This is a predicted structure of a 522-nucleotide part of an RNA (small-subunit ribosomal RNA, 5' domain) from an uncultured bacterium.
The prediction has a mean pLDDT of 85.
The full RNA is in RNAcentral, with records from ENA and SILVA.
Context: one part of a larger RNA
C1' cells in the first nucleotide's frame, strides 16, 4: 500500500462497482426452451359472424372465419446461464502443421425438382392400472417414410496424363463402367426443396517450446514400444484386434505421492521478482453419484433416454417420481456474503414470410459504508477575552477560545410544490426513386427504469461528527484514583504511594462518515 474480507464504536446524502472465499451439503415453492396453422390431419377451450329456438338474453348449430388445446412434422433445445469436483495434462499459454479432416443455419456460383405407393400418431370403439402410465381393434394426413426415373466439375474401380512436392503423395486433363437426389406452401408479394463447387464461421487432429511441490519417491512399463494385416472412425494413430520381433520411458527427474482448472489479469515493488486468478474476457472440465450409448451438421447432452447406487417423495404395497454446480428462495455450515422483486422499452438469442410469441441472457429496480470517488454538516464580524469546566507558584493567573451569546449574509443539502427527460432506431400504413429488395419523405405508434435525473420557486442555519490514540519507535500533557493490585502491551517495556505507559477527567494530535483491530499478500 492492498482485500470479494470479518468484528466493535459510529453514521447525513449521491454516483460508480462489488456482494456463499466455508457444505460440488440437502433442497419446500415459482419461474429460467421454445416456435412455426405460409408442412399437415383436424377443432378440446376463446371470440366474431350467420342461422334456428324461444323464457327477449340464453341455450343450440355451423372448421365456414380469427385463431388453436393435444398429435404428426420442421427448426431450436450442443447457445445463452452455474460452478471450479476432476485433471500437473497438448489441460493451458505461446508458435506452427493437416499432402489425414467435419461444418446446420449464412453469402455466391451452376444444374434440377418426373412417376407411382406403403404405412403411422391424432381422431373413433373396447379395455387394464390406486396412478405413473398402458393394450388391442378400425380408419387418416403430409415438407413424416420408402420405392422407380432422370443427372455433373460428386462417390467408387479401371487406364492413360500435366504440374508440384515435405514419406506415404497432392494436382491438371480425358475415356469406360457402376451407384446415389428432390417437397411443396402461398394472402400471388413470396417463402423453401435437391445436387455440386467456393467462400466465411465454428470445431477436430497433431507437434516444437513454457507450464507446481516432494529424491526422507529410482527404477517403470505386456497393448507395454515397433512392424504386417484387417477393424472402426469426419479424419491420423495399439484407437481396437489377430499375428510377428523385444522394444520404449529414467538423475536433462521416468514412477509414485501431495497440492492445483489454465491463462489475459489484479496487488506490490525502482525494477528484476514476489504473491495472486473475486468481479469481466478466453479456453478446459463437471451437471445427484458411476457407466452407456441414441438422435443429430454438431452431444456421448445442466432443465434428454437407459442401467447400477446412495438419498427423497408418493403409493390401493402390485408399482412410480424427483435431481437448483440456472435466477429468487429455505435448512445446515460457518467470522461471514442480497429480493420467493419489474419489464422484454432497449442489447443480444431462438422461432416464423411477418405480425409476433419465448428469453430469472440481459437492461433495472430493492437490501448491505463490503469498496472507490464526490457533496455537505455552514460564511463573515464579533473581546466585557463572559459563565461554566480544568490547571498554577492561587486576592490573582493561564487554558477551553473568536469558541459561545449577539449582528449581517447564503441555501449545496433537507422539506414542500410547478414543469419534466436523453436512452427510440425498428414496427405498421401512404407516397416517391432506382428497379426485385432497398432508400428517402410524410403520418401513426412503441419506456420496465420513472413523474426517476435535471430544473424553477418558496421556507428557514434550519436536517446532518465520530473514531483512535497522546512512554520511544510516532504527531500529541497536565491532574486526580489505584498501589507488582486492577490492568495495559505490535517490540522495548509499565504498575511494588508524587505513573506523561493502569483508570477517568480537562486539554491536544491524526484521520473523518468514517474511525480502529483482527486476518491475508507484497
Nucleotide at each position: 500500500g492492498a482485500u470479494g474480507a470479518a468484528c466493535g464504536c459510529u453514521a447525513g446524502c449521491g454516483g460508480c462497482a462489488g456482494g456463499c472465499u466455508u457444505a460440488a451439503c440437502a433442497c419446500a415453492u415459482g419461474c429460467a426452451a421454445g416456435u412455426c396453422g405460409c408442412g399437415g390431419g383436424g377443432u378440446a377451450a376463446c371470440g366474431a359472424u350467420a342461422c334456428a329456438g324461444c323464457u327477449u338474453g340464453c341455450u343450440g348449430u355451423a372448421g365456414g372465419c380469427g385463431a388453436c388445446g393435444a398429435c404428426c412434422g420442421g427448426c431450436g433445445c450442443a447457445c445463452g446461464g452455474g460452478u471450479g469436483c476432476g485433471u500437473a495434462a497438448c489441460g493451458c499459454g505461446u508458435a506452427u502443421g493437416c499432402a489425414a479432416c467435419c461444418u446446420a443455419c449464412c453469402u455466391u456460383u451452376u444444374a434440377c425438382a418426373g412417376g407411382a405407393g406403403a404405412a403411422u400418431a391424432g381422431c373413433c370403439c373396447a379395455g387394464a392400472g390406486a396412478a405413473a402410465u398402458u393394450u388391442g381393434g378400425a380408419u387418416u394426413a403430409a415438407u413424416g417414410c420408402g420405392c422407380c426415373a432422370u443427372a455433373g466439375u460428386u462417390u467408387g474401380a479401371u487406364a492413360u496424363u500435366u504440374u508440384c512436392a515435405c514419406c506415404u503423395g497432392a494436382u491438371u486433363a480425358u475415356a469406360u463402367c457402376a451407384a446415389u437426389a428432390a417437397a411443396g406452401c402461398u394472402c400471388c408479394g413470396g417463402c423453401g426443396g435437391u445436387a455440386a463447387a467456393a467462400g466465411a464461421u465454428g470445431g477436430g487432429c497433431a507437434u516444437g517450446c513454457g507450464u507446481g511441490a516432494c529424491a526422507u519417491u529410482a527404477g517403470g512399463u505386456a497393448g507395454u514400444u515397433g512392424g504386417u494385416g484387417a477393424g472402426g472412425u469426419a479424419a491420423c494413430g495399439g484407437c481396437u484386434c489377430a499375428c510377428c520381433a523385444a522394444g520404449c520411458c529414467g538423475a536433462c527427474g521416468a514412477u509414485g505421492u501431495c497440492u492445483a482448472g489454465g491463462g489475459g489479469u489484479u496487488c506490490u515493488g525502482a525494477g528484476a521478482g514476489g504473491a495472486u486468478u473475486a468481479u469481466c474476457c478466453c479456453c478446459c472440465a463437471c451437471a445427484c453419484u458411476g457407466g452407456u450409448a441414441c438422435u443429430g451438421a454438431g452431444a456421448c447432452a445442466c432443465g434428454g433416454a437407459c442401467c447400477a447406487g446412495a438419498c427423497u417423495c408418493c403409493u390401493a404395497c402390485g408399482g412410480g417420481a424427483g435431481g437448483c454446480a440456472g435466477c429468487a428462495g429455505u435448512g445446515a455450515g460457518g467470522a461471514a456474503u442480497a429480493u420467493u422483486g419489474g419489464a422484454c422499452a432497449a442489447u443480444g438469442g431462438g422461432c416464423g414470410c411477418a405480425a409476433g410469441c419465448c428469453u430469472g441472457a440481459u437492461c433495472c429496480a430493492g437490501c448491505c459504508a463490503u469498496g472507490c470517488c464526490g457533496c455537505g454538516u455552514g460564511c463573515a464580524g464579533g473581546a466585557a477575552g463572559a459563565c461554566u469546566g480544568c490547571c498554577c507558584u492561587a486576592u490573582g493567573g493561564g487554558u477551553u477560545g473568536u469558541a459561545a451569546a449577539c449582528u449581517g449574509c447564503u441555501u449545496u443539502u433537507a422539506u414542500a410544490u410547478c414543469g419534466g427527460a436523453c436512452g427510440a432506431a425498428c414496427c405498421c400504413c401512404a407516397u416517391u426513386a432506382c428497379g426485385u429488395g432497398u432508400a428517402a419523405u410524410g403520418g401513426u405508434u412503441u419506456g420496465a427504469c420513472a413523474g426517476u435525473a435535471c430544473u424553477a420557486u418558496a421556507u428557514g442555519a434550519a436536517u446532518a461528527a465520530g473514531c483512535a490514540c497522546c512512554g520511544g519507535c510516532u504527531a500529541a500533557c497536565u491532574c486526580c484514583g489505584u498501589g507488582c493490585c486492577a490492568g495495559c502491551a505490535g517490540c522495548c517495556g509499565c504498575g511494588g504511594u508524587a505513573a506523561u505507559a493502569c483508570g477517568g477527567a480537562g486539554g491536544g494530535u491524526g484521520c473523518a462518515a468514517g474511525c480502529g483491530u483482527u486476518a491475508u499478500c507484497c